RNA sequence: GAGUCGGCUGGGUGGCCGCGGCCCGGCCCUGAGAAGGUGACCGAGUCGAGGAAGGUCGGGACUCCGAAGGGAAGGGUGCUGGUUAACGGCCAGGCAGGGUGACCUGACGGACAGUGCCACAGAGAACAGACCGCCGAUGGCGGGUCGCCGGCUCGCCGGUGGCUCGCACAGGUAAGGGUGAAACGGUGCGGUAAGAGCGCACCAGCGUCCGGGGUGACUCGGACGGCUCGGCAAACCCCACCCGGAGCAAGGCCAAGUGUGGGAUGGGUUCCCGCCCGCCCCGGCUCGCCGGGGCACCCACUGGUAGGCCGCUCAGAUGGAUGGCCACCCAGGCGUCGGGAGACGCCGGACAGAAUCCCGCCUACAGGCCGACUCAC
RNA sequence: CGGGGCGUAGCUCAGCCUGGUAGAGCAUCUGCUUUGGGAGCAGAGGGUCGGAGGUUCGAAUCCUCUCGCCCCGACCA
Numbered sequence: 001g002a003g004u005c006g007g008c009u010g011g012g013u014g015g016c017c018g019c020g021g022c023c024c025g026g027c028c029c030u031g032a033g034a035a036g037g038u039g040a041c042c043g044a045g046u047c048g049a050g051g052a053a054g055g056u057c058g059g060g061a062c063u064c065c066g067a068a069g070g071g072a073a074g075g076g077u078g079c080u081g082g083u084u085a086a087c088g089g090c091c092a093g094g095c096a097g098g099g100u101g102a103c104c105u106g107a108c109g110g111a112c113a114g115u116g117c118c119a120c121a122g123a124g125a126a127c128a129g130a131c132c133g134c135c136g137a138u139g140g141c142g143g144g145u146c147g148c149c150g151g152c153u154c155g156c157c158g159g160u161g162g163c164u165c166g167c168a169c170a171g172g173u174a175a176g177g178g179u180g181a182a183a184c185g186g187u188g189c190g191g192u193a194a195g196a197g198c199g200c201a202c203c204a205g206c207g208u209c210c211g212g213g214g215u216g217a218c219u220c221g222g223a224c225g226g227c228u229c230g231g232c233a234a235a236c237c238c239c240a241c242c243c244g245g246a247g248c249a250a251g252g253c254c255a256a257g258u259g260u261g262g263g264a265u266g267g268g269u270u271c272c273c274g275c276c277c278g279c280c281c282c283g284g285c286u287c288g289c290c291g292g293g294g295c296a297c298c299c300a301c302u303g304g305u306a307g308g309c310c311g312c313u314c315a316g317a318u319g320g321a322u323g324g325c326c327a328c329c330c331a332g333g334c335g336u337c338g339g340g341a342g343a344c345g346c347c348g349g350a351c352a353g354a355a356u357c358c359c360g361c362c363u364a365c366a367g368g369c370c371g372a373c374u375c376a377c
Numbered sequence: 378c379g380g381g382g383c384g385u386a387g388c389u390c391a392g393c394c395u396g397g398u399a400g401a402g403c404a405u406c407u408g409c410u411u412u413g414g415g416a417g418c419a420g421a422g423g424g425u426c427g428g429a430g431g432u433u434c435g436a437a438u439c440c441u442c443u444c445g446c447c448c449c450g451a452c453c454a
Stems, first nucleotide, its partner, number of pairs: 001375009011329007019048004024043003027039001028037003050351001054362002057360005062247004066290001069289001071287002074243005079093005094108001095106004109238002114236002116232003131177002133173003138170002140167003144163009185203006204228002206225008251310004259301005266277004279294004302454004330349001332347006378450007387403004397434001405421005427443005
């Protein structure tokens, strides 16, 4: 000088004016008094935003619903071990990726359970593929040459076999070119007509087995098998684990006052009870089962009130308080003067504001302070 | 305070579930037609898919965070 990680802080003091809660005194009311009550009054005291109060993304407390029952469907999480009331949080570790490094990042189970997708380009896109290229061993076609057999107009013709040349027709080939995000291990030697794990050596990966370490994820070493196996599960899905729903406008009590229409109140057993069948409603999203109820309940409309108390809080409202001005100081910036130290003047402190409470995560944030560590000089 | 939905061309919307050239109507512009305009016919231009990051070869679409807008929810009968 450049950087990494962790923690703290988020202006201070004084004066004046103002706001909300609680409490005390005065004033006022009741009462003979003691005492009690009230507030839109006055005065004093005391308390009065945050690290995120924010986003409402997880989880819990609390409250109600059918006891919080069983199933389907649906949703969430996903390496390992701990921790917590619980969580997708936190701590430590493993593995993978990035960085010279301190360190950072990771929805990080399964792609031989099954289904599906891989556009365009390209010959071929999943147990593939022959466009160019290479070969053409084997087969095919056409020369040449040497034998054998047959025919005859005695020089040729036909058949067959060996050797050899050409064509690139069948065919072989995944080494090379080219396309693509991705083309079915890499290098070398052998091999071959040309090639190829076709064979071998080494390397890389995978699988199985054995041994050592670790609670475990995992890791180290060895042997064997040519086994060479594409990617996507933030595609369906499979596996393991978890989740009943709604939310303080939950919910409870008090006061005032009052409706309209609809759903089902049915059938059988001689009447009632009881029983059976059917219908409706109830776990505030879906569908059955079970259970409970049918006094109820549910749906649609309409009207009224936006009432009081509890829930509710050592901040605590329901028109919603926590503010404003001045002086000095503390950081910071700019300008002038000055050789410098410094002096003077001006500007100026972010993000943002509780609403039932708590634990986390994420996001926003002018700056300042402390500690540990890395790299370069 | 709690719950739910939406954001794609100047405007109104489709496409998203099941990833592969971003489309329709109205509007705008140009040409034809008309004496001129309107209407009509033919054609053209115009889009950071609200923003950032991630998964993937590839994102308007899938996932996470964030910004903005809209809707619903009180009690009694």
Molecule: RNase P RNA; transfer RNA
Organism: soil metagenome